[in-house]
Context: one part of a larger RNA
RNA sequence: UGACGGGGGUCCGCACAAGCGGUGGAGCAUGUGGUUUAAUUCGAUGAUACGCGAGGAACCUUACCUAGGCUAUAAUGUGAGUGACCGCUACUGAAAGGUAGUUUUCCUUCGGGACACGAAACAAGGUGCUGCAUGGUUGUCGUCAGCUCGUGCCGUGAGGUGUUGGGUUAAGUCCCGCAACGAGCGCAACCCCUAUCUUCAGUUGCCAUCAUUAAGUUGGGGACUCUGGAGAGACUGCCCGUGUAAGCGAGGAGGAAGGCGGGGACGACGUCAAAUCAUCAUGACCUUUAUGCCUGGGGCUACACACGUGCUACAAUGGCAGGUACAGAGGGCAGCGAAGUCGCGAGGCUAAGCAAAUCUCAAAAAGCCUGUCUCAGUUCGGAUUGGGGUCUGAAACUCGACUCCAUGAAGUCGGAAUCGCUAGUAAUCGCGCAUCAGCCAUGGCGCGGUGAAUACGUUCCCGGACCUUGUACA
Repeated sequence: UGACGGGGGUCCGCACAAGCGGUGGAGCAUGUGGUUUAAUUCGAUGAUACGCGAGGAACCUUACCUAGGCUAUAAUGUGAGUGACCGCUACUGAAAGGUAGUUUUCCUUCGGGACACGAAACAAGGUGCUGCAUGGUUGUCGUCAGCUCGUGCCGUGAGGUGUUGGGUUAAGUCCCGCAACGAGCGCAACCCCUAUCUUCAGUUGCCAUCAUUAAGUUGGGGACUCUGGAGAGACUGCCCGUGUAAGCGAGGAGGAAGGCGGGGACGACGUCAAAUCAUCAUGACCUUUAUGCCUGGGGCUACACACGUGCUACAAUGGCAGGUACAGAGGGCAGCGAAGUCGCGAGGCUAAGCAAAUCUCAAAAAGCCUGUCUCAGUUCGGAUUGGGGUCUGAAACUCGACUCCAUGAAGUCGGAAUCGCUAGUAAUCGCGCAUCAGCCAUGGCGCGGUGAAUACGUUCCCGGACCUUGUACA
């Protein structure tokens, strides 16, 4: 100087408390461990692994296993030589591949060139090993308020001071004081979205006034909504109290918004030899008729069990049936697919429109109204299983989703323990997208609808910041 303390002081955080809803019990989905296996490819392992890499494992992917094959090839360049290549046929084979046959060039200044095949050779190839050789990227402490430097001063020196102190703040934020005076990286602001208004513009959007229609449908209109450009607006600026000041307190005025308005992006010096050689790049090592490459099939989906994360429930604030209302944000041409029609349905047939503020996916759901069920393992719950189908795709056996009929398991609110959340939040309800032929999506990322309760307080648990103290630790 740090680190640590079941030392002290001050302060903060959904850290506790106060509340609301869960997990832990059930069934299923998914990931992991273990076990099994020819293989169940590899990585991630307290917090910071475990719906993680994977934003799509039937083949492919695929790295694993088994079997069959290749050795300059799956790609590219140089390349003697050949003249086509492509295509077609036959045999063999599970395919990859192999064998045989057939067909057959273009331009030309005749030197050659284009294109294709291609011996030898040189550069290869490797998801092989080392993340403890590395770059790059990332997690975490932590959006915590810290981490440093120049000059000066103090100290033999390590180092200190500044950065401590008194206040204040979300903040090393600001004020005052001070052997310090300044500065940098962080904080904040500048950036984006959102909440209000003004202005410009008015189609595909809108419709107050005038006509018109089944319908903003059409004429018309730019007022309104909305869209997307430019601006305004919030700063404790004003009033009151308090204080030397920074600021703070309860309000008020004005305002759409009030004291950081809400959210996002943004992550200091560093810590964990943290993670990744399997995104990529790369040193060294290993391999080279194989640890490389191609193909068929299998596996990654196994199952006594254990754990994590979720979904669905156990019902009446509910289930079922009928009627009816209101979003936002997105996607669409090898696509979205209206209307019509067939089917109980998944879906089929036909087909308008739309590269989309125009057409379409598209029905929002919870909600509201009416009826029914009457507390039961039930009209709760839907696992499992049998049968019939639809769709995608060469192909749904291992191993797809969906639909219909039948079946109707566990489950009556969950031990010890444990998690999330402070407001348009939790809870609850649907909708969309990426990946994608299809989909094991209950996941992830977004969007809107309905919409709470509680916070006395900081003694305690956890984590952190500053000052101080002890130390046989570095």
Molecule: small-subunit ribosomal RNA, 3' major domain
Organism: uncultured bacterium